RNA sequence: CCAGUGGGCCGGAGGGCCGCGGGCGCCCGUUGGGCGGCGCCCGAGGAAAGUCCGGACUCCGCAGGGCAGGGUGCCGGGUAACGCCCGGCGGGGGCGACCCCAGGGAAAGUGCCACAGAAACCAUACCGCCCGCCGGCCGCCGGGACGGCAGGGGCUGUCGGGCGGCCGGUGUGGUAAGGGUGAAACGGUGAGGUAAGAGCUCACCAGCGGCCGGGCGACCGGCCGGCUGGGCAAACCCCACCCGGAGCAAGGCCAAAUAGGAGGGGCGCUGGGAGUGGCCCGCUCCGAUGCCCCUCGGGUUGGCCGCUGGAGGCGGGCGGCAACGCCCGCCCAAGAGGGAUGGCCCUCCCCGACAGAAUCCGGCUUACAGGCCCGCUGGCUAC
RNA sequence: CGGGGCGUAGCUCAGUUUGGCUAGAGCGCUACCUUGGGGUGGUAGAGGCCGCACGUUCAAGUCGUGUCGCUCCGACCA
Numbered sequence: 001c002c003a004g005u006g007g008g009c010c011g012g013a014g015g016g017c018c019g020c021g022g023g024c025g026c027c028c029g030u031u032g033g034g035c036g037g038c039g040c041c042c043g044a045g046g047a048a049a050g051u052c053c054g055g056a057c058u059c060c061g062c063a064g065g066g067c068a069g070g071g072u073g074c075c076g077g078g079u080a081a082c083g084c085c086c087g088g089c090g091g092g093g094g095c096g097a098c099c100c101c102a103g104g105g106a107a108a109g110u111g112c113c114a115c116a117g118a119a120a121c122c123a124u125a126c127c128g129c130c131c132g133c134c135g136g137c138c139g140c141c142g143g144g145a146c147g148g149c150a151g152g153g154g155c156u157g158u159c160g161g162g163c164g165g166c167c168g169g170u171g172u173g174g175u176a177a178g179g180g181u182g183a184a185a186c187g188g189u190g191a192g193g194u195a196a197g198a199g200c201u202c203a204c205c206a207g208c209g210g211c212c213g214g215g216c217g218a219c220c221g222g223c224c225g226g227c228u229g230g231g232c233a234a235a236c237c238c239c240a241c242c243c244g245g246a247g248c249a250a251g252g253c254c255a256a257a258u259a260g261g262a263g264g265g266g267c268g269c270u271g272g273g274a275g276u277g278g279c280c281c282g283c284u285c286c287g288a289u290g291c292c293c294c295u296c297g298g299g300u301u302g303g304c305c306g307c308u309g310g311a312g313g314c315g316g317g318c319g320g321c322a323a324c325g326c327c328c329g330c331c332c333a334a335g336a337g338g339g340a341u342g343g344c345c346c347u348c349c350c351c352g353a354c355a356g357a358a359u360c361c362g363g364c365u366u367a368c369a370g371g372c373c374c375g376c377u378g379g380c381u382a383c
Numbered sequence: 384c385g386g387g388g389c390g391u392a393g394c395u396c397a398g399u400u401u402g403g404c405u406a407g408a409g410c411g412c413u414a415c416c417u418u419g420g421g422g423u424g425g426u427a428g429a430g431g432c433c434g435c436a437c438g439u440u441c442a443a444g445u446c447g448u449g450u451c452g453c454u455c456c457g458a459c460c461a
Base pairs, nucleotide, nucleotide: 001379002378003377004376005375006374007373008372009371010370012348013347014346015345016344017343018342020043021042022041023040024039025038026037027036045354049365050364052363053362054361055360056359057247058246059245060244064281065280066279067278069243070242071241072240073239074088075087076086077085078084089103090101091100092099093098104238105237109236110235111232112231113230126179127178128175129174130173131171132170133169134168135167136166137165138164139163140162141161144159145158146157147156148155149154187205188204189203190202191201192200206228208225209224210223211222212221213220214219251305252304253303254302261296262295263294264293265292266291267290272286273285274284275283298460299459300458312331313330314329315328316327317326318325319324349352384457385456386455387454388453389452390451393410394409395408396407403441412428413427414426415425416424434450435449436448437447438446
C1' cells in the first nucleotide's frame, strides 16, 4: 500500500430571532378557581420501530396442589429475570484473523420415509458371481465296447468314459464383493483369504461398550473387547427445568349525568353461585325483595394520582480471562392527553440516512446516507 | 396504546389437522358450436413464485424463525 476480519463510537456543528410542551420563581388585577406578563432551566432515539422474549408495577382473596397447555434444551458462570450476555466443549466453513450451528434423547414406545427399487429397517435377493445335479454343443485324450476298411504294429464310424470350455434348466444351495433404484441400502478404504464371497482375518478410520487417567462439567487422551443397531423429534413423544391470569384503556380518588331500565339465562344446603385463568381439589365471600352472566337501551366524553429518582447516568478504585459484581465521589436528563421539537437568517464541512417518546426497565430482531477510532490476519514492496 | 385474526387464479373460497407424486372448486375470461343477432346451453382451453425472505427435511401451500400488508376488538358510570 492492497484485500479482509473483529470491536467500540458519532450520526450535522456553532450562533441569533420568533414560536410550542413542561417545571420553578417573581409581578399585575381578582373573593376564589383561574387568566395574563416577565425571567431562568429542561425538552426524542440508537433504534423511540416490530411487540418477539424477560421483568418491575397494578388488580384478580393467597398465588397453593394435580391434570391439561405453553416454552426452553451441550457445559459452567453472569443477571431481578430471560429464549439475553460471557467463557469453554463438540460439529461445520475459511490459507488465516475469524465466522456459523433450535447443539438433549432414535437399543422406552408409536408414526412417516412419496416415486423408483428385490428390499426403506426386518428380514430378504432382480441382474450378477460361485457350487452341486441334469441336458445340449464344441475341443482334447485313450490299454473301453462293437463294427467297417486295410494288412503288419494302423485308419475310421457309432456308443460309452475322462478333462476343459460355452449355453440352457434346476436347487427351501452359498454369497452380498460388483451392477441397477433411490435423498438414504445393514460400517468405510486397502491387503490377505476363498469355489465365489463375507469383520472371515489384519492395518487405519468412524461408531458402540468396558477399564484407566485428566477436567467442576460438556468433553478429551490411552488401552481392551466383540464386530456394528438407517433417517426424521422445527412428527407425536420421553427426560430435565421454567411458566397462575390479565394488562397503565392495569388500577385508585373526586366530580357530573341518566330510565339505577328491558329481555334472556344460571343458582336451594354435607350442595350451589361468585372470586377474569381450560378442568378438578383446596381457600375466601354470599344468602333469594339475593348474587352472577349475556344482549339491548340510557348517561358522561371532566379533573387529580399512577407518571417518571431509576435493576439511573458519569468518573475513579478493587475482584474476575470476561459477562458482571462491590465500594467511593459527582449529577438529575421529556412527561403530553387533539397529544409539544418547528420556522427564518449567518458561518463551516464530507451537504446530512433510518426514523419520532406515551407506565418503566433489561434484551433480541429489523431499518439506516456517511464518518471516526482501536486490535488482528493474508499478500506485495522497501529498509 | 394493548390484544386477536387473515394473506392460495381477476373475485369468493377449499386444501395446512397427519409434509408426498400434476394445488383444486364456483363465478368470471378466451376460442369454437348452437341463433338471423344476442342471451341461455354445450365443448375445449388459458390463468398460481400459495404475501416475501431464510431455515428444518430427501421433499414445504402445510413445520420453525424473521419481515411486509390487511382487518377486527378493547373507555368510564349506572